[in-house]
RNA sequence: GCGCCAUUAGCUCAGCAGGAUAGAGCGGUCGCCUCCUAAGCGACAGGUCGGGGAUUCGAAUUCCUUAUGGCGCG
Repeated sequence: GCGCCAUUAGCUCAGCAGGAUAGAGCGGUCGCCUCCUAAGCGACAGGUCGGGGAUUCGAAUUCCUUAUGGCGCG
């Protein structure tokens, strides 16, 4: 220098042949339960889907560019 992969909640990750209100587990907060704690159960909060731009009626999803990390080639 070139190519490929990853980037979504505090963490680990689904969702990615365009369309529903963006989700799960863990963690957090509150409540129930319990003599108390843990466990269990319920509820709630938490996201500009790495940044920017484009296409489209509509983009986490497609295209371009860029950042970070990883792998490969030279």
Background: Predicted 3D model of a 74-nucleotide RNA (transfer RNA) from an Oscillospiraceae bacterium. Rfam family: tRNA. The coordinates come from a structure-prediction model, not an experiment, and the mean pLDDT is 81. The organism belongs to Oscillospiraceae, within Bacteria.